Source information:
Predicted 3D model of a 74-nucleotide RNA (transfer RNA) from a Candidatus Altarchaeota archaeon. RNAcentral holds the sequence, with entries from ENA. It matches the Rfam family "tRNA". By type it is a transfer RNA. Lineage of the source: Archaea > Nanobdellati > Candidatus Altarchaeota.

[in-house]
RNA sequence: GGGGCCGUAGCUUAGCCUGGGAGAGCGCGGGACUGAAGAUCCCGUUGUCGUGGGUUCGAAUCCCGCCGGCCCCA
Repeated sequence: GGGGCCGUAGCUUAGCCUGGGAGAGCGCGGGACUGAAGAUCCCGUUGUCGUGGGUUCGAAUCCCGCCGGCCCCA
């Protein structure tokens, strides 16, 4: 220098192909239970969807640039 994959909640991640409600588990807070704790159960909690722009009535999703990580080629 060329190419590929990935970036979503505190952590691990689904959703992207086929545009329309942002989700799950763990964690965390409160409660029930217990002598107390753990386990279990109930309620709650958290997102500029890496970033900037474009397309569209509408973008996590499609297109382009950039940033970061990993890998391959040279």